[in-house]
Background: The RNA shown here (Bacterial RNase P class A) has 403 nucleotides and comes from Promineifilum sp. (SeqCode). It is recorded under the gene name rnpB. The coordinates come from a structure-prediction model, not an experiment, and the mean pLDDT is 76. It matches the Rfam family "Bacterial RNase P class A". It is annotated as a ribozyme. From the family's description: Ribonuclease P (RNase P) is a ubiquitous endoribonuclease, found in archaea, bacteria and eukarya as well as chloroplasts and mitochondria. Rfam links the family to the GO terms tRNA processing, ribonuclease P activity and dimeric ribonuclease P complex.
RNA sequence: CAAGCUGGCCGGGUGAUCGCGGCUUUGGUUCGCCAAAGCUGAGGAAAGUCCGCACUCCACAGAGCAAGGUGCCGGCUAACAGCCGGGCGGGGCGACUCGACGGCAAGUGCAACAGAGAGGCGUAUUGCCGGAGGAGGCGACUCCUUUGGCGAGGGUGAAACGGUGGUGUAAGAGACCACCGGCGGCGGCAGUAAUGUCGCCGGCCAGGCAAACCCCACCAGGAGCAAGGCCAAGCAGGGCGGAAUGUGGCCAUUGGGCCGCUACGGGGCUGCUCGUUCCGUUUGACGUCCGGGUAGGCUGCAUGAGGUCGUCGGCGACGGCGACCCCAGAUAGAUGAUCGCCGGGCGUUGCGCGGUUCGCUGCGCGGCGCUCACAGAAUGCGGCUUAUAUGCCGGCUUGCCAA
Numbered sequence: 001c002a003a004g005c006u007g008g009c010c011g012g013g014u015g016a017u018c019g020c021g022g023c024u025u026u027g028g029u030u031c032g033c034c035a036a037a038g039c040u041g042a043g044g045a046a047a048g049u050c051c052g053c054a055c056u057c058c059a060c061a062g063a064g065c066a067a068g069g070u071g072c073c074g075g076c077u078a079a080c081a082g083c084c085g086g087g088c089g090g091g092g093c094g095a096c097u098c099g100a101c102g103g104c105a106a107g108u109g110c111a112a113c114a115g116a117g118a119g120g121c122g123u124a125u126u127g128c129c130g131g132a133g134g135a136g137g138c139g140a141c142u143c144c145u146u147u148g149g150c151g152a153g154g155g156u157g158a159a160a161c162g163g164u165g166g167u168g169u170a171a172g173a174g175a176c177c178a179c180c181g182g183c184g185g186c187g188g189c190a191g192u193a194a195u196g197u198c199g200c201c202g203g204c205c206a207g208g209c210a211a212a213c214c215c216c217a218c219c220a221g222g223a224g225c226a227a228g229g230c231c232a233a234g235c236a237g238g239g240c241g242g243a244a245u246g247u248g249g250c251c252a253u254u255g256g257g258c259c260g261c262u263a264c265g266g267g268g269c270u271g272c273u274c275g276u277u278c279c280g281u282u283u284g285a286c287g288u289c290c291g292g293g294u295a296g297g298c299u300g301c302a303u304g305a306g307g308u309c310g311u312c313g314g315c316g317a318c319g320g321c322g323a324c325c326c327c328a329g330a331u332a333g334a335u336g337a338u339c340g341c342c343g344g345g346c347g348u349u350g351c352g353c354g355g356u357u358c359g360c361u362g363c364g365c366g367g368c369g370c371u372c373a374c375a376g377a378a379u380g381c382g383g384c385u386u387a388u389a390u391g392c393c394g395g396c397u398u399g400c401c402a403a
Base pairs, nucleotide, nucleotide: 001399002398003397004396005395006394007393008392009391012342013341014340015339016338017337018336020041021040022039023038024037025036026035027034028033043374047385048384050383051382052381053380054379055224056223057222058221068219069218070217071216072086073085074084075083076082087101088099089098090097091096102215103214107213108212109209110208125154126153127150128149129148130147131146132145133144134143135142136141162180163179164178165177166176167175181205183202184201185200186199187198188197189196190195228299229298230297231296237290238289239288240287241286246261247260248259249258250257251256263281264280265279266278267277268276269275306325307324308323309322310321311320312319313318343372344371345370346369347368348367349366350365351364352363353362354361355360
C1' cells in the first nucleotide's frame, strides 16, 4: 500500500421567535380553571412483542397424564432459548466464523427424479462361473437352450453398506487373514468437566433424517397494569321522614286517565325577595340514609436487579467497595415548526500547489445547490431479533514493496 477479519462509539451543534406536556412558586378566580416565572421533557433501537423476570390477582393436601419448552462442558446472572470461557464438528491460507451439538447398533415412519434394488437378510439390468443338452470349428474355443451358484466388475443415484493387499474358489464374497479407517467395551494418563491421548479385547461394519412421530434427562400452575386497590355522579333498588284542593270539560266505565282554571306544597335558576319554569296534592313530589356499582377520577407509576466516575478481584461475562447524581410520566396520548450561524457528507464549479503513461488525477482554500437516517415512551427491568443517512476510533490476519 492492497484485500480482509473483528471490537467499540456517535446518531448534528447553537441562538432567536412561535407552540406543546409535567412539576414547583406566586397572583387571580365564577372554584371549573387561568396567567406569569423558574426547572424539566424519548431511543440505541423507545420497534417486533420472540424469550426471561419483577409486580398483581386467581387457584393450590399430594402425585400423575395431556399439551409445551430446553438439550456438549464449566462459569455469570434475579432469571433466561441470554452472555463469557472451553470442547467437538463444518467453512476459511489466515485473522476468524457458523452449529437446538442427547438417542436412528429401541420401535414406527419418510426419501422427488433416476435406478433391477432406497431397507435390510433386499435385488439380478448389464454381467461372471459350473453341470447337462444342441450347433459351428481339425483344434484352442465360440454361440444357443436349460438348470444351479455368485455378489466382485459395469451402470443409476445425494446416498447401493468399509479400504488396500493376500488366502481361498468353478467363479466369488469379511468366507478367512494382516494392516488401516470406523464402532462398542474395559483400563492407564492429562483435564473440575465436556473431551483428548495411549493400550488391550470384541464382532468384521451397524447408511441418512429425531426444528419426523417417538425414547431419555431436566424445566415449568393460570391470567396479565384493560393486573390489582381506593373514591364515586346519574339511573335503577331498599329503609326512614314526608307537605298540600276545589271546580269545569272529554274519554273509559271495575278501581281510573287526560286537559283547562284556581289554591297549596316542593325542586331548579339566586346570597335573599320577586318572577319564571318543572313536579306533586296520599297510587307520595321532595328530602335523607344504605349497600353494590356504571361513567369519571385517584392510585399502581418512577429511588430502581438505577445511572456516572474511580478503585479492587477475575482471561472474561460479571462481582465487591467508595464518592457523586435523581434522569419523561402523557392518557388519544406532549417532546414540534420557521429563520440565522457553525459542522459533516455528496454533486458541480473557480483558484493555488503537486503527480502524470498527457487521457487525467491527488491535496488545500472558496462559491452555489442538495442533504443529515431509522424511528418515537405508555407498569418496570434483563436479553434476542430487525431497521438505521453520513461517519469516527481501536485490535488483528494475509499478500506485495522498502529499510